[in-house]
Predicted 3D model of a 96-nucleotide RNA (TPP riboswitch aptamer (THI element)) from a Pseudomonadota bacterium.
The coordinates come from a structure-prediction model, not an experiment, and the mean pLDDT is 75.

RNA sequence: GCCUUGAAGCGGGGGUGCUCACGCAACGUGGGCUGAGACAGACCCUUGGUACCUGAUCCGGAUAAUGCCGGCGCAGGAAGUCUUCGGCACCGCCCG
Numbered sequence: 001g002c003c004u005u006g007a008a009g010c011g012g013g014g015g016u017g018c019u020c021a022c023g024c025a026a027c028g029u030g031g032g033c034u035g036a037g038a039c040a041g042a043c044c045c046u047u048g049g050u051a052c053c054u055g056a057u058c059c060g061g062a063u064a065a066u067g068c069c070g071g072c073g074c075a076g077g078a079a080g081u082c083u084u085c086g087g088c089a090c091c092g093c094c095c096g
Stems, first nucleotide, its partner, number of pairs: 001088003006085004010080001011046004017033007052077003058071004
């Protein structure tokens, strides 16, 4: 100086929907569905980037309903060329 694997540390990014019941309403409480996660102090992702966003009041299929599933998507964006452990190469010095 470069690189690989995983781990750790310190940071950073993200989503939180549909439905039912109760309460006059606002909002709150409890239940059900999918999911890693539906405010959980957790979960997921962090450039080797489908975590998440845009397109989207999109299209097709299911469902009680919903990004529930698929398409769109080798799309466009999106948060760490961080530190340590490991390896390789180069330069200098010493010895043979």